This is a predicted structure of a 74-nucleotide RNA (transfer RNA) from Candidatus Kaiserbacteria bacterium RIFCSPHIGHO2_01_FULL_51_33.
RNAcentral holds the sequence, with entries from ENA.
RNAcentral records the identical sequence in 2 taxa.
The prediction has a mean pLDDT of 80.
It matches the Rfam family "tRNA". Rfam links the family to the GO term triplet codon-amino acid adaptor activity.
The organism belongs to Candidatus Kaiseribacteriota, within Bacteria.

[in-house]
RNA sequence: GCGCGCGUAGCUCAGUCGGUUAGAGCGUACGCUUCACACGCGUAAGGUCUCUGGUUCGAUCCCAGACGCGCGCA
Numbered sequence: 001g002c003g004c005g006c007g008u009a010g011c012u013c014a015g016u017c018g019g020u021u022a023g024a025g026c027g028u029a030c031g032c033u034u035c036a037c038a039c040g041c042g043u044a045a046g047g048u049c050u051c052u053g054g055u056u057c058g059a060u061c062c063c064a065g066a067c068g069c070g071c072g073c074a
Base pairs, nucleotide, nucleotide: 001073002072003071004070005069006068007067010026011025012024013023019057028044029043030042031041032040050066051065052064053063054062
C1' cells in the first nucleotide's frame, strides 16, 4: 500500500433482514438476609449504539467517507 472483519454500559458481548421504551452477564451503589463478613435475593445508577455526511416519514441497523483495533496479502 491492497483486501477482509470488527467498533453497542466501567469490562465481556447479544440484538433488531429500518418502526414506537436499546438489552444480558460481570462489576458498582443501596436495601433485605447475618452478631459481622461472604454467599444468595431484590432495586437502582450507568449508553451522543466510534465520528461526519447521505438515503428515508423514521437509522444502532442501509450507503459513502474518516478514525481506531484485528487478520491476511504484498